[in-house]
RNA sequence: AUUGCAUCCAGAUAGCAGCGAGGGACUUGGCCCGUUGACCUGCAACCAACCUCCUAGAAGGAACGGUGGUAAUGCCAAGGUCCGAUGCUCU
Numbered sequence: 001a002u003u004g005c006a007u008c009c010a011g012a013u014a015g016c017a018g019c020g021a022g023g024g025a026c027u028u029g030g031c032c033c034g035u036u037g038a039c040c041u042g043c044a045a046c047c048a049a050c051c052u053c054c055u056a057g058a059a060g061g062a063a064c065g066g067u068g069g070u071a072a073u074g075c076c077a078a079g080g081u082c083c084g085a086u087g088c089u090c091u
Base pairs, nucleotide, nucleotide: 001091004088005087006086007085008084013044015043016042017041018040022033023032024031026079027078028077029076030075045070046069047068049067050066051065052062053061054060074083
């Protein structure tokens, strides 16, 4: 990268340092965040979605391990042959 399955109205720093103007996946229309420094990168902290572990266990718990995540319902609506994201899995 690809196939299939599952989940996406819960939870968790608007932390410190760096960068410097855009960002919220794509298009359109809104709305919101952003020089009071967003987004992104590094470090730390935290959360617990899936794998993992405990448990008789679909409940409940753990957070040492593998991924992941930490504004607003995937921010809202419409569009698309399922669009996007994450986990497990097939090749």
Molecule: SAM riboswitch aptamer (S box leader)
Organism: Prochlorococcus sp. AG-363-N20